[in-house]
Order: sequence, then structure tokens, then C1' cells
RNA sequence: AUGAUUACAAGGGGAGAGCUUACGAAUAGCGUAACGCCGACGGAGCAAGUGAAGAGCGAAUCUCUCAGGCAAAAAGACUCUUGUAGGACG
Repeated sequence: AUGAUUACAAGGGGAGAGCUUACGAAUAGCGUAACGCCGACGGAGCAAGUGAAGAGCGAAUCUCUCAGGCAAAAAGACUCUUGUAGGACG
């Protein structure tokens, strides 16, 4: 002195699916029930492989939908910018 992977913080972008029906409440947003759906918060499951065998370990944007969600709002994997930490490489 270049400043990678990574982590944290702030800001931005960010999909999908009934503004369903009934009852209650009540100048709309709420609650309960019923059926229909969604997957990109969370949660759960597994392949190859590993393991003497077995048990087990074993990823996800895959699968399941328990929770969550299905106008708006909120949330939102992922991603971009900035800053901080760090210090691979040169």
C1' cells in the first nucleotide's frame, strides 16, 4: 500500500396466492368458522457422498405447508449502494 470471500448496520429494489362466503362487531380495515389457494421470513424432510457394516452426518431457490401469507399496509429469500470490521491475493 491493493482490498477478495465473509460478518454487521443503514438505505433502495423485491414475487406468489379469494378485497371469497357466513355469522358477530361496527361509518371499511377486526374476530370466529368453512372451503379454495401461495412460498421468497421461520420450521420440517431428503440425494450424491461419508461411515467396516449399521446408526448417524448430509444442501437448496427442491419437497411439505406446522406456523405464516392471499387488495392496501406490514413482512419478505435474494440483490444493489454506502459505511464499519477483517486481511485472502498482489

Predicted 3D model of a 90-nucleotide RNA (Glycine riboswitch aptamer) from Oceanobacillus zhaokaii. Lineage of the source: Bacteria > Bacillati > Bacilli > Bacillaceae > Oceanobacillus. The RNAcentral record of the sequence draws on Rfam.